[in-house]
This record gives sequence, C1' cells and structure tokens, in this order.
RNA sequence: CCAGAUGGUCGGACGGCCGCUGGCGCGAGAGCGCUGGAGGAAAGUCCGGGCUCCACGGGAAUACGGUGCCGGCUAACGGCCGGCGGGGGCGACCCCAGGGAAAGUGCCACAGAAAGCAAACCGCCCGGCUUGGCCUCGUGCCCGCCGGGUAAGGGUGAAAGGGUGCGGUAAGAGCGCACCGCGUCUCCGGCAACGGAGGCGGCACGGUAAACCCCACCGGGAGCAAGACCGAAUAGGAGCGGCAGGUGUGCGCUCCACACCAGGAGCAUUCCCGCUUCGCCGCUCGGGUUGGUCGCGCGAGGCGCAACGCGAGUUGCGUCCCAGAGGAAUGGCCGUCCCCCCUCCGCGAGGAGGGCGGACAGAACCCGGCUUACAGACCAUCUGGCCUU
RNA sequence: UCCCUGGUAGCUCAAUGGUAGAGCAACCGGCUGUUAACCGGUAGGUUGCAGGUUCGAGACCUGCCCAGGGAGCCA
Repeated sequence: CCAGAUGGUCGGACGGCCGCUGGCGCGAGAGCGCUGGAGGAAAGUCCGGGCUCCACGGGAAUACGGUGCCGGCUAACGGCCGGCGGGGGCGACCCCAGGGAAAGUGCCACAGAAAGCAAACCGCCCGGCUUGGCCUCGUGCCCGCCGGGUAAGGGUGAAAGGGUGCGGUAAGAGCGCACCGCGUCUCCGGCAACGGAGGCGGCACGGUAAACCCCACCGGGAGCAAGACCGAAUAGGAGCGGCAGGUGUGCGCUCCACACCAGGAGCAUUCCCGCUUCGCCGCUCGGGUUGGUCGCGCGAGGCGCAACGCGAGUUGCGUCCCAGAGGAAUGGCCGUCCCCCCUCCGCGAGGAGGGCGGACAGAACCCGGCUUACAGACCAUCUGGCCUU
Repeated sequence: UCCCUGGUAGCUCAAUGGUAGAGCAACCGGCUGUUAACCGGUAGGUUGCAGGUUCGAGACCUGCCCAGGGAGCCA
C1' cells in the first nucleotide's frame, strides 16, 4: 500500500433572524423574561420484566403454548458471556432450533429387482437336464431351461444393512485379521457438556421429531383506552334465545317480586380446602358522555474512577438531573466553515466555480434484549498478500 | 394498545411435503356472407421477499414487506 476480520464511536459545527412546546417567575390581561426540549434505532411489536386491575389464595392432575449441548451472568428472557461438539474459510474469524430415532406410530414420491422384522434385474459361482451348436470327441466348451448359493462388481436412487487392504472361498460374505468408524465397559482429566487411553463386541441399530410423540424445564389473564378520583348527562331501559331446581308468601295457574336452601360465576378443564359475589351467558335495539386531575418522569438511571472476574457482569466511591405533549412541540430561512460529488486550471502540492448533495427515521407508561432500516466519517485490535530497509 | 385473516397466471380461486392446475380473459385456427356464441389448439408463474429444516417446500420453521378486518368509555 492492497484485500479482509472483529469490536466500538459519531451521525454535521458556529452565529443571526422568525417560530412551536413543558416548567418557573412577573403582569389585571394581552403578553414578556429565564430555562429544558427525540433516537441509536424513538421503528417492527418478536421475546422478557416493572407497574396496575381482575381476589387465581393454597394443593394435585390433565390439556394448551413455549424453550431445548454444558456452565455462568441477570429482576427475567427465546438475551448475553465463556466453554464443548459439528461445519466453512489459507487465515483473522464466522455459522449451527445442537435433547431423545434400541418407547411407540406415520412418511420415504419418481426411478429401481428390492425402501424397512429388506431385496437376486444384469453379473459371478455350483448342481441337474438335452430336443440345439462346435471340435482337438472328452468326466470338454458354448447357448438354453430348471433348482440353488452369493450383496464383491454393474445399474437405480437423497439413501441399498459399516469403509480400506490382506487372507480366505466354488463364487462370495466380519467368514478371519490389521487400521479407521460404531456400540459398550473400565480408568484418567474436567463442576459439566465432553476429551484421552485401554479392553470387549464382528456390526446389530438407515433417514425424518422446524411429522405426531417422549423426556426435562418454564408459563394465571389482561393491558396506561391498565387503573384511581372529581364533574356532567341519561332510561342502572327494552326484546329474543340458552342454562339453572325446589319450598313458602303475595292470587289458584303463567309472568313478576321477596325469603330460604340448592346452585351459578370468579377468564382452558377436573377434583379437594378456603374466600368473594350473585341469577348467569350470548345476540339485537335503544339512551348518555366524547370534560378535568392523577397515574407521568429519580430510574434494574447516565458519566467518571477503583477493586474483583478471561468475560457477560458485580460491588464501592464521587458526580449529574437529562422531553413529558395529549392527535401530539423539538422546525424554517440566511451567512461562514466541514464532508461528498461534478466541471475547469495546474507536472504536482493545490486553486476557482457549481450542486432543490449530507442518511434512516421520529418519543406517547417505563425498562432489559432481539430483529429490521441507515448517506457518510472516524478509532482500536487482528489476518492474508506485495514492496522497501 | 391488543389481536385475527390473507398474499399462487391479467382476474377469481384450487393443489396429503412428491411434475404448480381449473374457469374467465389473451392469442392462433375452424365454423359463418360478417360478428357473437360454439369447436380445436397455444402461450403465460421469482407461489409477496430473504434465510433455514428436508432427498425434495406453494405447504413446515424464523425474520421482513404488503393488504384487509375486529375489540376497547358509562349504564
């Protein structure tokens, strides 16, 4: 210098003028002054929490949903960190929903002989048969038929019941042996996932669980339009259907009202204990309001330093206060500079002019993550290559 | 804020994880004096996009994009 990898930061600066908005102060009021005013993603709403209400209060089982190597961090997580295993890259480094297929069920199209307690199409080998052919006339060879053996070779397929080699055999075959793979046992290292060594087994046990399923763990529901208070208005209204029992009184029956027991509801279901509340649920038609205050900005908070830890992070000390509107403010114009692009001049450093060039986007209860979008600029560490000394 | 459904040919819709199809429309030919209807044929696809699982994805999983719809106050 070129090409890359990882982590991080910023994402225009200053000044003037005119505006918008929260708070405070002044003012009778109009208004004036001071001060604060978007983000790394405020986004998607994909996870996890805080907070609030529903009385999910205690226990058990089932269902449903989610997660899935091991250890740690954390309020928690499907997040993060560090390892392990597998895969990719020359490398820095990157990627992996990465439990279980010897609990069971399902599926494996087409092709192929055979696709799941496997299978003989071609080939190879053995035996038998003769109505075939050949000659060197035999216990011969070739062709054909029949019955067997064989998974080494060909062919099909994503996948054909371990791989390579030697021996062995009629031909073959873990049939035997060596190495590799696989399974299992023991020992060693490690908290563990796992790794290493040795012995044994002759190979049985194909793939698929982002198919059902099994195992382990986690999960009550709703969401700031939660919810609380004040105020206003109306009819706490009507109809239909479903579920639910009985007794008594009012009127003998229906409806209705009241009382008691029974019963229902409490947000997936069932059971037990306990509590609360009451007829419950659904659909349709009507009526009223479209106000105010709180929740609501001190928080798992930011910055700096120190200690511990490989790290995520934890602890301690110091320091700072940093948007709170309520359909939604945080903007516009001008000038100078910065960066980028184009044109011209110059060998070059550079100079002049021009640019409706400077991203993605925008708080709405808050926080921790993930994911997605993003013009451009910068920093640190590292890798590969080339050149010079 | 909380949810639900869908995206396949120009349009409307199909398709057990196994060759992407049907009707209408388009184009060509036939029939007819001509047109329509009818008959025969042809073309037309990034299954919204990008990854992944699988031998194999329109379907299964994850993340995005787009479209449509629903619920919410008092009584």